Source information: This is a predicted structure of a 574-nucleotide part of an RNA (large-subunit ribosomal RNA, domain V) from a metagenome.

Context: one part of a larger RNA
RNA sequence: CCCCCGAUGGGAAGCGAAGACCCUGUGGAGCUUUACUGCAGCCUGCCGUUGCCUCACAGCUGGGGGUGCGCAGCGUAGGCGGGAGGCUUCGAAGCCCGGUCUCCGGGCCGGGUGGAGCCGUCCAUGAGACACCGCCCACCUCCAGCUGUGGGGCUAACCGCUUCGUGCGGGACAUCGGUAGGUGGGCAGUUUGGGUGGGGCGCCACUCCCCCGAAAAGGUAUCGGGGGAGCCCAAAGGUCGGCUCAGGCGGGUCAGAACUCCGCCGUAGAGUGCAAGGGCAAAAGCCGGCCUGACGUGACCCCGCACAAUAAGGGGUCACGAGCCGAAAGGCGGGCCUAGCGAACCACCCUGGCCUCUUGGUGAGGCCGGGUGACGACAGAAAAGCUACCCCAGGGGUAACAGAGUUGUCCCCGGCGAGAGUUCAUAUCGACCCGGGGGUUUGCUACAUCGAUGUCGGCUCUCCCCAUCCUGGCCGUGCAGCAGCGGCCAAGGGUGAGGUUGUUCGCCUAUUAAAGGGGAUCGUGAGCUGGGUUUAGACCGUCGUGAGACAGGUCGGUUGCUAUCUAUCGGGGG
Numbered sequence: 001c002c003c004c005c006g007a008u009g010g011g012a013a014g015c016g017a018a019g020a021c022c023c024u025g026u027g028g029a030g031c032u033u034u035a036c037u038g039c040a041g042c043c044u045g046c047c048g049u050u051g052c053c054u055c056a057c058a059g060c061u062g063g064g065g066g067u068g069c070g071c072a073g074c075g076u077a078g079g080c081g082g083g084a085g086g087c088u089u090c091g092a093a094g095c096c097c098g099g100u101c102u103c104c105g106g107g108c109c110g111g112g113u114g115g116a117g118c119c120g121u122c123c124a125u126g127a128g129a130c131a132c133c134g135c136c137c138a139c140c141u142c143c144a145g146c147u148g149u150g151g152g153g154c155u156a157a158c159c160g161c162u163u164c165g166u167g168c169g170g171g172a173c174a175u176c177g178g179u180a181g182g183u184g185g186g187c188a189g190u191u192u193g194g195g196u197g198g199g200g201c202g203c204c205a206c207u208c209c210c211c212c213g214a215a216a217a218g219g220u221a222u223c224g225g226g227g228g229a230g231c232c233c234a235a236a237g238g239u240c241g242g243c244u245c246a247g248g249c250g251g252g253u254c255a256g257a258a259c260u261c262c263g264c265c266g267u268a269g270a271g272u273g274c275a276a277g278g279g280c281a282a283a284a285g286c287c288g289g290c291c292u293g294a295c296g297u298g299a300c301c302c303c304g305c306a307c308a309a310u311a312a313g314g315g316g317u318c319a320c321g322a323g324c325c326g327a328a329a330g331g332c333g334g335g336c337c338u339a340g341c342g343a344a345c346c347a348c349c350c351u352g353g354c355c356u357c358u359u360g361g362u363g364a365g366g367c368c369g370g371g372u373g374a375c376g377a378c379a380g381a382a383a384a385g386c387u388a389c390c391c392c393a394g395g396g397g398u399a400a401c402a403g404a405g406u407u408g409u410c411c412c413c414g415g416c417g418a419g420a421g422u423u424c425a426u427a428u429c430g431a432c433c434c435g436g437g438g439g440u441u442u443g444c445u446a447c448a449u450c451g452a453u454g455u456c457g458g459c460u461c462u463c464c465c466c467a468u469c470c471u472g473g474c475c476g477u478g479c480a481g482c483a484g485c486g487g488c489c490a491a492g493g494g495u496g497a498g499g500u501u502g503u504u505c506g507c508c509u510a511u512u513a514a515a516g517g518g519g520a521u522c523g524u525g526a527g528c529u530g531g532g533u534u535u536a537g538a539c540c541g542u543c544g545u546g547a548g549a550c551a552g553g554u555c556g557g558u559u560g561c562u563a564u565c566u567a568u569c570g571g572g573g574g
Base pairs, nucleotide, nucleotide: 001574002573003572004571005570006569007568008567010566011565012564014561015560022395023394024393025392027391028390029387030386031385032384035190036189037188038187039186041183042182043181044180045179046178047177048176051154052153053152054151055150056149057148058147059146060145061144062143063142064141065140066139067138068137078136079135080134081133082132085119086118087117094113095112096111097110098109099108100107101106158170159169160168161167193206194204195203202223207229208228209227210226211225212224230378231273232335233334237291238290239289240288241287242286243285245269247265248264249263250262251261271280272279274340276338277337278336295321296320297319298318299317300316301315302314303313323332324331325330346373347372348371349370350369352368353367354366355365356364357363402449403447404445405444406443408442410438411437412436413435414434415433419429420428456531457529458528459527461523462520463519464518465517466516469494470493471492472489473488474487475486476485477484497509498508499507500506537555538554539553540552541550542549543548
C1' cells in the first nucleotide's frame, strides 16, 4: 500500500413521503349563523271537495215612512226645479187619550169626539211656501232581496269505531287538492374582494384635484412627503355701465391700535364661495341696471389615455332655430382655471316620435328618445363565518427553525479627559462626545432550502477559540505584612456535587485552588430520551349568537431505516 472479516454510526445538507406548518388558487370539502338565494316542513287567509234549516248583526240594492231649528221673521225655512191653486162629508178646524222624535219650543203618526172649514199668493229674507207635484242630499226607522260574519240545530258528502246492522260517534269542521302571505340552517347550492417589505390585525397608499419627489421637454414608482374634493350659488349666472384694493403717513366730536369722514403715497403686499398652484387692476376683484345662453337640434375636433386602443365624464369650433344684454362693435351653450363623479339591467316619470291589437269612441301593450334613483372595491358580480377533523394543486415568487448578508440592539476594546478620589484626571472610578472589533443576543432583509437539511432542553462523546475562573511568570498600587484592587504574558492541565423548574437561564445549599465565557447546522434524535413546544380526545377561564378561538392554564398522546460509499476502531491475509 492492497484485499477480507467484525464493529461504530461523523459525513454523503443519507434513505423514506411532489411539507401536514406558512402563503397563493376568483381549487375542494365538513361544520356554523340574525351571510345570500332557494326547497321541504309548519302557520294562516281564500277557492274546490261542501249540503239542509234557523236566529242575530253588518254591508249593498230597491221600496215605504219620518226627521232636517244661525240671525231676521206670524215660525223648527235641508237643496234644486215646476207652480196659482191645493186638501176636505171616503169627514176640516178645535178638544181628549196613546205612541214616537226633540234644539223642550214644538214636529209627526194612530184612536175617539166634533161637525164645515183649513192652507197658499201679501211683509220681512241671499233663498218662498211641507199649499201641491217631481228629482236629489244627510240621518233614523220598517219591509224585501243578495252577500258576508257570528251563534244554534240537522245528516247525506267526508272521517273514526264496529258486534258488520238502513249500527254508533264526529260532521260540513277536519282531511285532501289548488292558490297566496308569513315562518323556515331541517335541508340544498353558493359567496365571504384587492393592495400589503409573509399573512392576519391596522390602514387605503382602491375614484378625482394641487404642490414636491421628478434627475431644466413630455412621462415616471414606494404602506414616499405636504394638502384637498364627493359640494355650493336663482346669484356667487348672462350682459351693459361705473369703481379700485391691503397697508402706510397726515388731519378730524363722542371713537380708543382698530367703527365712519378728508388728503397724499400705494403693481397688488388685498380680494377671488372652498385645497394648492397658475392667473387677474379702466379686471377675472367691488357696486348697480336689465335679464335667464345654468338654451333646442346637429356636425366635427380635443382631453380622458405622453409616445398604441378604449367608456362615462369634461372642454372647444361651426351650422340652423329661439332669445337676453348693449347706441354699436360685440358678448352669452353657467360660475378666473385646474377636483365636486357613475355603464348596462330594473323601477317610476315625460305637451316627445313610431308601431301592434281593439269597427268608431276608447282602452291595453311594445320600440326609440329624455329625466330621476347606484354601484366610493368609484370601467360598476347578488354574497357572512369556522376548520387542531381536514384535503388537493402549487410556491423557497412568501412566513416560522437553521444558514447567509447587515449590525440599530448586544458583548468587548480604544481616543479625549469634565469630574470623583483631603491635595492629585489616569492606585481606583470616570460623564458628554468620538472611533473600532466581535458575530454567542434581539432585530432587519427575504439570498439558498417548502418533489422536506427533524424543532427546545437533558444524557453521551470529541475537537477548537481566548475577551483567563484556578494553577504559572511579571508590573502598578491610595502595595508595611496577610488579604485585596488594576494591568501584561500565557489555552498545558483543571473547572466538581446537590435542591427547585421541561427548562436553557436564574435563585438557593454545602464544598472547592477554581466551581470561566464561547464555537462546532443555538455541535451531537440513520446515538438515546421525549419533560416542553406543535395534530387528532377532554376540562377550566376568557372571547364569540354559533361553528370555534387564545405566545392563557391543565391531564393524555405511535420517535421508521437489515449501512452502498466514505470515516473511525479492532482482527486476519498478501